[in-house]
Context: one part of a larger RNA
RNA sequence: AUGGGCGUGAAGGGUACGUAGGUGGUGAAUCGAGUUGAAAGUGAAAGCUGUAAAAACUGGCGGAAUACUGUCGAACAAUUUACCUGAGUGAGAUAGAAAAAAGUGUAAUUUUGUGUGUAGGGGUGAAAUUCAAAGAUCUACGAAGGAAUGCUAAAAGUGAAGGCAGCUCUCUGGGUCCCUACCGACGCUGAGAUGCGAAAGCAUAAGGAGCGAACAGGAUUAGAUACCCUGGUAGUCUAUGCCAUAAAUGAUGAGUGUUCACCAUUGGACUAUGCGAAUUAGGGGCCCAGCUAAUGCGUGAAACACUCCGCCAGGGGAGUACGGUCGCAAGAUCGAAACUC
Numbered sequence: 001a002u003g004g005g006c007g008u009g010a011a012g013g014g015u016a017c018g019u020a021g022g023u024g025g026u027g028a029a030u031c032g033a034g035u036u037g038a039a040a041g042u043g044a045a046a047g048c049u050g051u052a053a054a055a056a057c058u059g060g061c062g063g064a065a066u067a068c069u070g071u072c073g074a075a076c077a078a079u080u081u082a083c084c085u086g087a088g089u090g091a092g093a094u095a096g097a098a099a100a101a102a103g104u105g106u107a108a109u110u111u112u113g114u115g116u117g118u119a120g121g122g123g124u125g126a127a128a129u130u131c132a133a134a135g136a137u138c139u140a141c142g143a144a145g146g147a148a149u150g151c152u153a154a155a156a157g158u159g160a161a162g163g164c165a166g167c168u169c170u171c172u173g174g175g176u177c178c179c180u181a182c183c184g185a186c187g188c189u190g191a192g193a194u195g196c197g198a199a200a201g202c203a204u205a206a207g208g209a210g211c212g213a214a215c216a217g218g219a220u221u222a223g224a225u226a227c228c229c230u231g232g233u234a235g236u237c238u239a240u241g242c243c244a245u246a247a248a249u250g251a252u253g254a255g256u257g258u259u260c261a262c263c264a265u266u267g268g269a270c271u272a273u274g275c276g277a278a279u280u281a282g283g284g285g286c287c288c289a290g291c292u293a294a295u296g297c298g299u300g301a302a303a304c305a306c307u308c309c310g311c312c313a314g315g316g317g318a319g320u321a322c323g324g325u326c327g328c329a330a331g332a333u334c335g336a337a338a339c340u341c
Base pairs, nucleotide, nucleotide: 004312005311006310007295008294012309014196015195016194021189022188023187025083026082027081028080029079030078032076035074036073037072038071040069041068042067086186088182089181092177093176094175098172100170102168103167104166105149106148110144111143112142113141114140115139120131121130157164158163201242202241203240204239205238210236211235215231216230217229218228253308254307255306256305257304258303262285263284265282266281267280268279290297291296314341315340316339323334324333325332326331
């Protein structure tokens, strides 16, 4: 390189947006040194070979491969023009834990004040460390402070993903349905680039109730740098700025089209007294065909096809070394070879 692949065997980028590039709906006309088809024309002479015993001279016949020439046709591309089904805009509805800022409610834990009250409380498999006569635990009424949002709650909803849940208000983004008014291929994908990106971690400043790496003590044990218990610092929370990684998973890239039924469900529109049927945009279950090594997938495909991107190539060495880029650091990213089985 060809061929083959990527749910679970090596292999889908964490996710979006978008530049270059690649690719792209329907009709007509024009056009093309490209592709393909048709029927023609050309395809010189010498040489070479064959024939006849041979030579000189003269005349004639024939096909194929391939190539070229102009003509005609088809597909495809390009240009122009037109179209409405793709994309988009608008009108009318509509669902939602989608985002950000501010305000505010509540059960409980903890601390604290006052009262009552007296000897234990707590913890465990059993204990001890520990708290308590300076009055604990329990109990009643107050106060403070931080974090979290019970029930509703669901295979539910929503968001590109990460994710998102008390309530109210302000502001912002996206979706769906329906009518068809407008526009008229404006689309899809997307190397680089750019934005977002759980938790942990970092910087500065606030905050600190509970939980709790590290750490200390008590147990257990042969030991116990653990599991269990009593404490407890960073952290967890807020603001701003970094970090850019996860089993970032549906272990399944994005987009478009085509494909047997059934069951329940969320949001619309239609119909209606109500049910049912049919119709869309989702989230689930089961299954026909088909696919698959099997498991299983099965209109939300891992089926049948097309377009574009990413990635894989025996195990280890190794996501290491070197070097580049990024970062305050931790580290991230790109990423080998020798050697060995």
Small-subunit ribosomal RNA, central domain from Capsicum pubescens, 341 nucleotides, folded computationally. The prediction has a mean pLDDT of 82. RNAcentral holds the full RNA, with entries from SILVA. NCBI's taxonomy places the organism under Eukaryota, eudicotyledons, asterids, lamiids, Capsicum.